[in-house]
């Protein structure tokens, strides 16, 4: 220098093919349960979907550029 992959909640990830409601598990807080704690059950909180721009009535999803990490080639 060239090509490819990944980036979504504190952590691990789904959400595709086909653009329309942002979700799961663990963790956290509270309540119930218990003599107490753990385990269990219920509820809640937590997100500028890497950044910027574009297309569209509408973008996590499509397009372009950039950033970070990883891999391959030279």
């Nucleotide at each position: 220098g060239a090509a490819g992959a990944u980036a979504u909640a504190g952590c691990u990830c789904a959400g595709u093919u086909c653009g329309g409601g942002a979700g799961a598990g663990c963790a956290u807080a509270c309540a119930c349960c218990u003599u107490g704690a753990a385990a269990g059950u219920g509820u809640a909180a937590g997100g500028u979907c890497a950044u910027u721009g574009g297309u569209u009535c509408g973008a996590a999803u499509c397009c372009a550029a950039u950033u970070a990490u990883c891999u391959u080639c030279u």
This is a predicted structure of a 74-nucleotide RNA (transfer RNA) from Fusobacterium sp. It matches the Rfam family "tRNA". By type it is a transfer RNA.